[in-house]
RNA sequence: CGGGGAAUGGCGCAGCCUGGCAGCGCGCCUGGUUUGGGACCAGGAGGUCGCGAGUUCGAAUCUCGCUUCCCCGACCA
Numbered sequence: 001c002g003g004g005g006a007a008u009g010g011c012g013c014a015g016c017c018u019g020g021c022a023g024c025g026c027g028c029c030u031g032g033u034u035u036g037g038g039a040c041c042a043g044g045a046g047g048u049c050g051c052g053a054g055u056u057c058g059a060a061u062c063u064c065g066c067u068u069c070c071c072c073g074a075c076c077a
Base pairs, nucleotide, nucleotide: 001073002072003071004070005069006068007067010026011025012024013023020057028044029043030042031041032040033039050066051065052064053063054062
């Protein structure tokens, strides 16, 4: 430098193709059962969907640019 992939709550991921309320598991908080821990049950909090722009009534999703990371290849030493 070229090609491909990834970026979504604290962690791990789905949702994207085919635009229409942002979800799952674990974790966290509160309450209950228990002497307590653990476990179980009930409830709850937590998201600029990597950044910027565009299209659209409407964008996590489509388009363009950029950033970071991973893989492959080329080049230089």
Model confidence (mean pLDDT): 82 of 100. Transfer RNA from a Chloroflexota bacterium, 77 nucleotides, folded computationally. It matches the Rfam family "tRNA". By type it is a transfer RNA. The sequence was found in a public genome assembly.